[in-house]
Context: one part of a larger RNA
Formats: sequence, C1' cells, structure tokens
RNA sequence: GGCGUACGGUGGAUGCCUUGGCGCCAGGAGCCGAUGAAGGGCGUGGCACACUGCGAUAAGCCUCGGGGAGCCGUGUGCAGGCGUUGAUCCGGGGAUGCCCGAAUGGGGAAACCCACCUGGGUUAACCCCAGGUACCGCCGGCUGAAUCCAUAGGUCGGCGGGGGGAACGCGGGGAACUGAAACAUCUUAGUACCCGCAGGAAAAGAGAGUAUUCCCUGAGUAGUGGCGAGCGAAAGGGGAAAAGCCCAAACCGGUGUCACUCAGUGGCGUGCCGGCCUAUGUGGCACCGGGGUUGCAGGACCCGACUGGGGGGCGGCACCAACCCCCGGGGAGUGACAAAUCCACCCGUUAGCCGAAUCCUCUGGAAAGGGGAGCCACAGAGGGUGACAGCCCCGUAGGCGAAAGCGGCGUGGACUCCCGUCGGUGAUCCUGAGUACCACGGGACACGGGAAAUCCUGUGGGAAGCAGGGAGGACCACCUCCCAAGGCUAAAUACUCCCUGGCGACCGAUAGCGCACAAGUACCGUGAGGGAAAGGUGAAAAGAACCCCGGUGAGGGGAGUGAAAGAGAACCUGAAACCGUACGCCU
Repeated sequence: GGCGUACGGUGGAUGCCUUGGCGCCAGGAGCCGAUGAAGGGCGUGGCACACUGCGAUAAGCCUCGGGGAGCCGUGUGCAGGCGUUGAUCCGGGGAUGCCCGAAUGGGGAAACCCACCUGGGUUAACCCCAGGUACCGCCGGCUGAAUCCAUAGGUCGGCGGGGGGAACGCGGGGAACUGAAACAUCUUAGUACCCGCAGGAAAAGAGAGUAUUCCCUGAGUAGUGGCGAGCGAAAGGGGAAAAGCCCAAACCGGUGUCACUCAGUGGCGUGCCGGCCUAUGUGGCACCGGGGUUGCAGGACCCGACUGGGGGGCGGCACCAACCCCCGGGGAGUGACAAAUCCACCCGUUAGCCGAAUCCUCUGGAAAGGGGAGCCACAGAGGGUGACAGCCCCGUAGGCGAAAGCGGCGUGGACUCCCGUCGGUGAUCCUGAGUACCACGGGACACGGGAAAUCCUGUGGGAAGCAGGGAGGACCACCUCCCAAGGCUAAAUACUCCCUGGCGACCGAUAGCGCACAAGUACCGUGAGGGAAAGGUGAAAAGAACCCCGGUGAGGGGAGUGAAAGAGAACCUGAAACCGUACGCCU
C1' cells in the first nucleotide's frame, strides 16, 4: 500500500409525512379611480429584526349584530394590563387615513423642495393648522379685439374626463422563421407583436331576401388553388336563446329672428250680426312640441262613418272638430321601446346556531389496537386526539338564523306614461345625395381578377326619387323577393386576476407554482432583465438543574427528563461515494 471483516466518522440518498402546489367541476363575483385607484415610501408595539395589521385617532377609534371565557397577531419571553358591567375574536355600517403615485398650486433626481388665496391659532413678526389653487372637453353667465354688428380671445360657475386591470372583446396598424421537401404567387396569418377604446361581457342585430348570436349537422362536401402546398364555405336540417322598437321628412302649432305689404287687405274654425287686432298678417331661416316610420307600399293633406260623460272654447244663434280642465274606464312601464324612483312581502348573500350514540378489561410510555358486553345511524364524508375511534373533540346527515349592508325573481302598492279607430279619392306633398351607381387602384368575402356577383373605399365622374329604387353570383328581358344611403336593443356566446364549496388511477420537498420556509426575497446586471438555495426533535420542551475536563471556549463525559438522547436542537429514517480505528491475509 492492497483486499477482507468488524466498529465508527462524514454525507444526506431512501422510506414515511405535508402546512404547499397542479388540474378540473359547480356556484358567486366581474370592474377600481379626483369622495384620490392600482401600486408603493415612511412610520406605527413598553422592550421590536422580519412578516402581518394599521396611519400622527397608527397590531388600532365609534356603532350595530354574532359569540360566551378567555385575551393583549406570527412570536416564545420579561414587564404591565384587559375581560360575565360580556373582553379578545367574527360580520355589517361609519370615523381617522402621513408622503409618493393619473398626482392635479409650481417645481422635481417618486415618496422631496418652494409658493399664493381664504379662514383659524399665536402674534411685533417669524411660525403652525385646515380648506382651495393643474390641464382638457361640454354647458351656462359675464366680458370682449383687429372691425360697425359680430367673431376669435379672456374670465367665472357647473358637470364630466385623465390612471389601473389576468384573460376575454371591437377597432387602427401588422411581420418573419416555417410549409411548398429550393423559391417568387401562395402558406405561416390577419397569427405574433404594437397602438386606441370599451364592458362585465364585448361585438352583431330587426329585411334594399338569414333579425343577430352560439352549438351539432350539412362537409373536408361545393368551390378555390404556381388547380402545387394548401385554403375551405353556404343553403337546408336539428338544437340553445328568443323582442322588438325609435328617429329624419311631409303636415300642424308655438317661440325667436330677418324681410315684405300700411291694404279693413288679412287674421281671430265656418255661416249671419256684432266685436277685437294694426304687424296681430304673409314668406324665409333656426329651435321646441305634436304628427309619423312602411313595400300585398306607407304616411301627410282632403272626405266619410262610428266616437265614455260633463264644463270651457271673443259675444249671440247653429254646426263641427282641434285644444285645455274635471270625473270614470282600460292598458303599459323604468335593462331597447319616455323617464325619476320608493315601499312592503319573499328568496339569496355578507357573522353564526342546534345536531344521535360506549363502557369494562389486557398489552403498552400512551389505546383509538386485542378480548368482552352494548348503543346511534336521514349522521359508517373527513380531520384531530400519545398506535388504527360511527358513539372523546371538531365535524357529518338533517334542521335553524340577521340589527345593518348588498343582490334578485315574483306579487302588491305608490309613482309615471298612453288611449281614437276604420274606410275612401287624388299624375297634390313626404319617405335618409356627393349617396346609389360607373371607371381606375386596392381591400374583405372559403372565392388568388376569375364568367366574379356581393360588401368596404383612395382618386375622378355622378342618378332616379314611387309612373321610383335595389337584389336573385357577369350582363339583358320576363318573373319573384325586398326598400339602402339615420339610430337603439336583453338572452343564448367568450374569459377567470378574484370569492366559496367540491373532486382527482395529480405531485409529495432535485417532485408539485420560480416560491410548502422573512420569495419575486437573497444574489447577479448600468439597465431592460435574470433569479435561487432552504421543510421534519418529541405525544408533550418534559429543550438537559447540578458536577467534571476545557480558554469564564468549542466540544465532550456524568447526572437528570423521556418509551427512546445511538430522538440533544448541525435533532425522524440515515444508503453510497469519501475518511478512519482494530484485527486477519498478501506484497
């Protein structure tokens, strides 16, 4: 030195465990923000490092409920307190809420610096406290240039906006690798990505031939395609969900303004008599109200018929309506169809509450295990308890519960709104214009320019208008269907940062989220950004009083605790590499 055996050290694999994670299902919730958000900085405890909570009223203040014996967060300890006059704790509502941050008085290298106005404290003043003072848009008032009116501008007041949000949505832009076995049309793909905007959903949507939307089918069909790679419908059928409406215009009335006519013209519903007006009239424009909304065209105007009652309607008589008021009747409704809501009942939700039934004995440190004898069960899901518990604890089945807040269906009430309908005639009026359409250039449609309809539009041209117009996949005729160029609209659909409950032939600490632990931490990087490692004494700290060696050490030996200390905090188990000690053999 090697090999072997035994015993150790080191090391932290393995087994077991789980507070954490992953995936899915169901339900809820689905926006927050100038009443200052999201996210932070700094503070805040008797002692206070981190986390958590909170905000100079600072692990908290008030109030209303729940709850019922302990409590002063994780987190022990010391000190000191609180609580059956109901604390701690849980839930509803409220108060306070420094500084930064859209950040908004001005500035700024975020969490800092410097102001002004008003009020207050103290006052000689400094100083301190509270409130206000950003910008943009809309509306209204005042003011007001060049320039007479006016407009621009200024200023004051009111209302709103601004920023954030995991995915989902709509819109504006928009790749390449790749595939085509190369590559250019094509594909990847209107994907990734960037920007804008919105909501709890969004979008779409009520016939110029599908109401919209979603699922299954039709169908990998018809098509399209360097007819390559590939792309890829629709009608129809079956389901989910179902909802339809409002303007513009004609016409009528009112108000304002401008113009015209000074005529008893004209107007006051009509006829007669009387009376009134002198811009009261007529026309243009603007605004408001009524009316009206469609394609077998519809509406306006005009005529006719039938109209619930009463009153008024320049005076009288007659007729007829508009309009106004009162009473009665009917209908509808706030999430589109007009718009504010409120109340009661009911249901749910944000704390909770009740909830059956076991003893003896043996082993053991400990009984839930073995043996014996019982009981409950609408409860033998699950978890805990010193080993494996239906009957010990928490629970479970099944029931019950809200002062206050929130949500919701339905009913009722308050409240609000509506109430003429039908028919007829007319070459009278209206029915969405730089629109439809065309040409050129593009884009979207499954459809790559194609026979290419349909939709969108950059440039140019440019209708009809109801005897009108569009579509039916070039185009024309006939036929059929339908009314563009204004608007609103739940549900069925998408998603899950978040809350609650449940489940798993999901993981079990090199796994499972990057994070089971003071993790987006430590650390790295100028920065964008990258990004860990790290769980386990024991049933209970009973965490080793006291003694000894030692540096008043580290560490160890006794003693003691404990079932176990070869469970001693570098703590369950404790593999291997690796390092030793002893012995044997070999060299």
Molecule: large-subunit ribosomal RNA, domain I
Organism: Candidatus Parcubacteria bacterium